[in-house]
RNA sequence: GUCGGAGUAGCUCAGUUAGUUAGAGCGUGGGACUCAUAAGCCCAAGGUCAGAGGUGCAAUUCCUCUCUCCGACA
Numbered sequence: 001g002u003c004g005g006a007g008u009a010g011c012u013c014a015g016u017u018a019g020u021u022a023g024a025g026c027g028u029g030g031g032a033c034u035c036a037u038a039a040g041c042c043c044a045a046g047g048u049c050a051g052a053g054g055u056g057c058a059a060u061u062c063c064u065c066u067c068u069c070c071g072a073c074a
Stems, first nucleotide, its partner, number of pairs: 001073007010026004019057001028044004050066005
C1' cells in the first nucleotide's frame, strides 16, 4: 500500500437486508428475606449504537469518508 473483519451499558456480547420502547449475562446501587452473612429473589441506575456527512417520511441498521483494533497478501 491492497483486501477483509470488528467498534453497541463499567466488562463480555446479542440485535440489523430501516419502522411500535435498544437488550442479555456479569458487575454496581437499593429492597425484601435472615439472629447475621452468603446464595437465591424483586427493583433501579447506567448507552452521542466509534466520529462526520449522505439517501430517505424514518438510519444502530443502507451508502461515502475519517479514526482505532485484529487478520491476510504485498

The RNA shown here (transfer RNA) has 74 nucleotides and comes from a Candidatus Doudnabacteria bacterium. It was read from a public genome assembly. Its Rfam family is "tRNA". The prediction has a mean pLDDT of 82.